Background:
Model confidence (mean pLDDT): 84 of 100. Predicted 3D model of a 1478-nucleotide RNA (small-subunit ribosomal RNA) from an uncultured prokaryote. RNAcentral holds the sequence, with entries from ENA.

RNA sequence: AGAGUUUGAUCCUGGCUCAGGACGAACGCUGGCGGUGCGCCUAAUGCAUGCAAGUCGAACGAGCGACCCGGGCUUGCCCGGUUAGCUAGUGGCGGACGGCUGAGUAACACGUAAGUAAUCUGCCCCGAAGAGGGGGAUAAUCCAGAGAAAUCUGGCCUAAUACCCCGUACCUUCCUCUCCAGCCUGCUGGAUUGGAAGAAAGGCCUAGGCCGCUUUGGGAGGAGCUUGCGGCUUAUCAGGUAGUUGGUAGGGUAAUGGCCUACCAAGGCUACGAUCAGUAGCUGGUCUGAGAGGAUGAUCAGCCACAUUGGGACUGAGAUACGGCCCAGACUCCUACGGGAGGCAGCAGUGGGGAAUAUUGCGCAAUGGGCGAAAGCCUGACGCAGCGACUCAGCGUGAGUGAUGACGCCUUUAGGGGUGUAAAGCUCUGUCAGUAGGGACGAUUAUGACGGUACCUCUAAAGGAAGCUCCGGCUAACUACGUGCCAGCAGCCGCGGUAAUACGUAGGGUCCAAGCGUUGUCCGGAUUUAUUGGGCGUAAAGAGCUCGUAGGCGGUUUGGUAAGUCGGGUGUGAAAACUCUGGGCUCAACCCAGAGACGCCACUCGAUACUGCUGUGACUUGAGUACGGUAGGGGAAUGUGGAAUUCCUGGUGUAGCGGUGAAAUGCGCAGAUAUCAGGAGGAACACCAACAGCGAAGGCAGCAUUCUGGGCCGGUACUGACGCUGAGGAGCGAAAGCGUGGGGAGCAAACAGGAUUAGAUACCCUGGUAGUCCACGCCGUAAACGUUGGGCACUAGGUGUGGGUCCCAUCCAACGGGAUCCGUGCCGCAGCUAACGCAUUAAGUGCCCCGCCUGGGGAGUACGGCCGCAAGGCUAAAACUCAAAGGAAUUGACGGGGGCCCGCACAAGCGGCGGAGCAUGUUGCUUAAUUCGAGGCAACGCGAAGAACCUUACCUGGGUUUGACAUGUAGGGAAAAGCCAUAGAGAUAUGGUGUCCUUUUGGGCCCUACACAGGUGGUGCAUGGCUGUCGUCAGCUCGUGUCGUGAGAUGUUGGGUUAAGUCCCGCAACGAGCGCAACCCUUAUCCUAUGUUGCCAGCGCGUAAUGGCGGGGACUCGUGGGAGACUGCCGGCGUCAAGUCGGAGGAAGGUGGGGACAACGUCAAGUCAUCAUGGCCUUUAUGGGUAGGGCUACACACGUGCUACAAUGGGGCAUACAAAGGGUUGCAAGCUCGCGAGGUGGAGCAAAUCCCAGAAAACCGGUCGUAGUCCGGAUCGGAGUCUGCAACUCGACUCCGUGAAGUCGGAAUCUCUAGUAAUCGCGGAUCAGCAUGCCGCGGUGAAUACGUUCCCGGGCCUUGUACACACCGCCCGUCACACCAUGGGAGUGGGCUGCAAAAGAAGUGGGUAGUCUAACCUUCGGGAGGGCGCUUACCACUUUGUGGUUCAUGACUGGGGUGAAGUCGUAACAAGGUAACC
Repeated sequence: AGAGUUUGAUCCUGGCUCAGGACGAACGCUGGCGGUGCGCCUAAUGCAUGCAAGUCGAACGAGCGACCCGGGCUUGCCCGGUUAGCUAGUGGCGGACGGCUGAGUAACACGUAAGUAAUCUGCCCCGAAGAGGGGGAUAAUCCAGAGAAAUCUGGCCUAAUACCCCGUACCUUCCUCUCCAGCCUGCUGGAUUGGAAGAAAGGCCUAGGCCGCUUUGGGAGGAGCUUGCGGCUUAUCAGGUAGUUGGUAGGGUAAUGGCCUACCAAGGCUACGAUCAGUAGCUGGUCUGAGAGGAUGAUCAGCCACAUUGGGACUGAGAUACGGCCCAGACUCCUACGGGAGGCAGCAGUGGGGAAUAUUGCGCAAUGGGCGAAAGCCUGACGCAGCGACUCAGCGUGAGUGAUGACGCCUUUAGGGGUGUAAAGCUCUGUCAGUAGGGACGAUUAUGACGGUACCUCUAAAGGAAGCUCCGGCUAACUACGUGCCAGCAGCCGCGGUAAUACGUAGGGUCCAAGCGUUGUCCGGAUUUAUUGGGCGUAAAGAGCUCGUAGGCGGUUUGGUAAGUCGGGUGUGAAAACUCUGGGCUCAACCCAGAGACGCCACUCGAUACUGCUGUGACUUGAGUACGGUAGGGGAAUGUGGAAUUCCUGGUGUAGCGGUGAAAUGCGCAGAUAUCAGGAGGAACACCAACAGCGAAGGCAGCAUUCUGGGCCGGUACUGACGCUGAGGAGCGAAAGCGUGGGGAGCAAACAGGAUUAGAUACCCUGGUAGUCCACGCCGUAAACGUUGGGCACUAGGUGUGGGUCCCAUCCAACGGGAUCCGUGCCGCAGCUAACGCAUUAAGUGCCCCGCCUGGGGAGUACGGCCGCAAGGCUAAAACUCAAAGGAAUUGACGGGGGCCCGCACAAGCGGCGGAGCAUGUUGCUUAAUUCGAGGCAACGCGAAGAACCUUACCUGGGUUUGACAUGUAGGGAAAAGCCAUAGAGAUAUGGUGUCCUUUUGGGCCCUACACAGGUGGUGCAUGGCUGUCGUCAGCUCGUGUCGUGAGAUGUUGGGUUAAGUCCCGCAACGAGCGCAACCCUUAUCCUAUGUUGCCAGCGCGUAAUGGCGGGGACUCGUGGGAGACUGCCGGCGUCAAGUCGGAGGAAGGUGGGGACAACGUCAAGUCAUCAUGGCCUUUAUGGGUAGGGCUACACACGUGCUACAAUGGGGCAUACAAAGGGUUGCAAGCUCGCGAGGUGGAGCAAAUCCCAGAAAACCGGUCGUAGUCCGGAUCGGAGUCUGCAACUCGACUCCGUGAAGUCGGAAUCUCUAGUAAUCGCGGAUCAGCAUGCCGCGGUGAAUACGUUCCCGGGCCUUGUACACACCGCCCGUCACACCAUGGGAGUGGGCUGCAAAAGAAGUGGGUAGUCUAACCUUCGGGAGGGCGCUUACCACUUUGUGGUUCAUGACUGGGGUGAAGUCGUAACAAGGUAACC
């Protein structure tokens, strides 16, 4: 310090997620040691049991006990004395500390800084002065009684440091006189005159002290009260308050005060957030962070609050009292039912709750506390131990050596590699733990719970001591097997559908380590609430506009002041914590000491630049006023004009009009439309008219008049900062809508009809009502947009245009040139921006003020409030859900977008297919099997260049298991192959015969066993190779440079041209590669060389005839080698180009024809059944062999063909002309037999020699005469031929006979542009045989192309896009189903609370006529004072009524969200097929 995730990729915006640190934690797996700290975060829930606050006999009486002494005697009792000791009670001090908890509390509760001149203070310290004299009770004990108990009552006695009275008064308090001082308020301090009131207690003892007591001054420490400032959320809480705010008087308190009471006044708080509500103990600190901040408030420390819930006082120095009291409530327990007892949020412990938190331990040895003179007692405070890896830090689980890199395990390409010096082995060591011995500090005399602990030493043995997570990316670490969208994983992205580094296991590895992971929470990363440190044209975000209140900000200059600001000083900022330094535990954690720091606050002294404040100080440039001009659809009202539509009346006139893509509804013979004349009425204002004008915005348009607002320009005078912005607030505010009353021509929601359509509640058409218009009143919203708040200033220009002024020019005017101010456009630099773009009219650079934003959806919705007649508007959430949503730009793809161009793409033609019969392939069906594959173009006469057996992969039957085939090892054998015989359908089995080579080791062969073979079994979506297709389309890229943040662009676009990214020109590009073209083959012409098997012109020979023969090379032809064609030449056009058009010459002319060759890529295209191949499956079978069957089936459907339907023909007769091939397992001539297929036979030929081999159409003459025929030949019957082991299923051919459909083919659809289509035959491959198929060959030989509007496909440029699996895309809404959260809802049930009342325990205050009464007084009667009782005021629980608020729940209901495949349509994205949107 960043990273992952939106996209095909990019930049940005923006959310989500991760890596870090932390924790009082919990859970999972695991666990050696000691140290250190920590340990109910939940039920402030209920508690059994024990302990946690007592102590003092030196305050007091009494009792008990003990020792000793003495006495009495009844000898085990009584009395007296003395005294260690113990105890209930009276009395004193302490139980207000210590310990626990965080419920309540938003408050002077806390923090901080002040004040208290408005106060109190036991014990302690220092000081002053004292303690004289009396009195009356009472508990205990005892007696009696009540009660179950708790406890209580009555009576007799008694003491005190208990209580009371009198005296005294340095002193204190109060009143009073007179002064002084102060930081002076009716105050405080001090001095002073007079007066009043107020004290005391003793105990111990060595007789001198000690401890107490009373009054009082001061101190220390503690406490109370008051104030400034500071720290939570909500405005969907906006008004709240009657003791409320103040005063006077009084009461009360230690003390101020409405703290309380009476009276008087009407105040006090609040937008700088009162009040209500929700939540919460506050702080030092803790965690995190670079910091600013954010979160938090366990342990430790300070403060507060509480002690079962609520109320109350008493005592006391101190309490409204955790282990005190009284009352009320709930709960628990005891009970004799009458009544009582209790309070763990003390330490342990228990139930319950919970994911979760310990022992009913030891000790007062230390520290501290209470009491005591002290010894001492008490102390669950505390010190220790126990439990818990809960935290932090430390230590160990061994070290060295050790390669044949052992075994095992994993993996493998089978060679090896990994685990791995790891182990074993050898040599060592002894930390920790164990054993044994010694043995502290903590303690100064004594006293040690911890504890025989820490620590030291001895001893034995590597012995007792390693796990957990992870290994797709982020993020360090990879393989195998299993699984097969299953099981599962997952923090985010995402893995898993048969080769998963992502699931599970294993091996290996990585990170940490006595721990490791997970979960939860907080901070960080997140500059993702932005003070530091963000934004608002299009991503979320500028209010529709203006005025203006509060507030914020504010021109030049001057004096004063010193609030802000700056500097110095003082005080404070508890300790602990933090940082630094040093020290102590062996180190560290931990602990100790010192220093630093603690931003603040308060006081004080200074400075005065800036800001503020202040001065009837000043100024003029900001702002404004007056004056003179000026443009304008600025506003309001009243009039008025013409054109047009419609309607009415009349005339002319006749059959249609109207409307549409086409129609129909509609109107019209009762006279429409058309046309002419007249009239009525309403609304809107053509041309001018313009990115022109005006207005704050909305908006404003015929013309005239009246009233009226604002702007701009010019120069002079005046005021003197009067300004800018503007939360709330007010006004204006399109259209639609609402109310009342008018008006209503045209247009036109709703509605009706007609069309369209699958439907059409739409688009189109015919009608048509609200409305649109006017007046008045509401509404208050719009894509109210420049999607850009207002003001001021600054920062290059160019060019239009509207309004003014000035200058030049002009005789005048117009025109023109220039300057300047204001407005309104375009282009453009710097700068800015994510980019697009903005750019003096800023989105640049600055200042001031306001508004608004913080992921998408839910939702601008619900609830609440305010406004409105309503419609609705304003304000405005949450649950839940997703990992995106979004902006700009890029490359593609697509468009029922545009432009240009091409192609048998259309058009123009020729011939077909689709109808028939047959052939063939396919689907389907059938079957034991009908093997498998191929599926739009690009499957379907395709794999298959040839299924009777074989092929053959399929089915049935009967058989086989190291196998039909390969290699190896071990063992064995003597035969093996062949032949014969028997059984069998055969495979096979049995028997016989048979005796290989050899170097004699053996080879070959056979048998047995083991490794293994085998598989046309699955996966073409694991693959190689090969192939199809777009497409012989003209494209696809790269290097360097340049541009861009980038994806990318440029080049490759543009202007021409081409079959072509072909070439030329231009150009921030320059070059290059793969494609195109050419090079290759073939064909067309010529030359040349050669001349057999080819040829034969000329010369000979010969034949019935034939290059048959001698010869020849002329020709044809064959084989080689060359020439030729290049827009080369001429002319036109064209940019002086590329090129194109025409022409000449030429066998051939603009790539001459044809072929081979085909870029980057697309289709997970096809093929595992050509072959190869990974992994999977099978192994007496899914292998191998065999016989028979099947692949040839047959209601149907489709593709491709053949033959036809006939006369351009059929049949018959005669006769002519090819090319290219094949041939020894072969082609086969002549002769001969057969009607024929063919048979017999075998000359010749391994072929320019011989053979297949007769070419056919054509041509010549004749026949048929338009018919189901002399067309057509299917089908069937019979007889044969050939091949072959074998033609039944299931071959081809021949002959005789039979003679079906069919008379040119619906919708639709295919090929072809010249030697092509069409037509005619020939050959070949496969092959024993089998072709209408396929591949070739030649013969005859056309028609048409105006042209590119349309269909299909393609190329280039451009445009839009919400598509990128790329339009076979994306995507919306209703309905149906399931689940989830939520709103409404007759209501129902709780909590809290306001108001008005009732009620009134305990207690305190007041009153007191009832009753009781020791101290003091008394005249002895009584009084003073007090208690009880009664009463009254206040008041807790409780009750009633009526509101508010919140939570839960509710039949039914509303929308919302989510869900792999549901239904209906197709609204949006392209011109999305009616542009979209508000």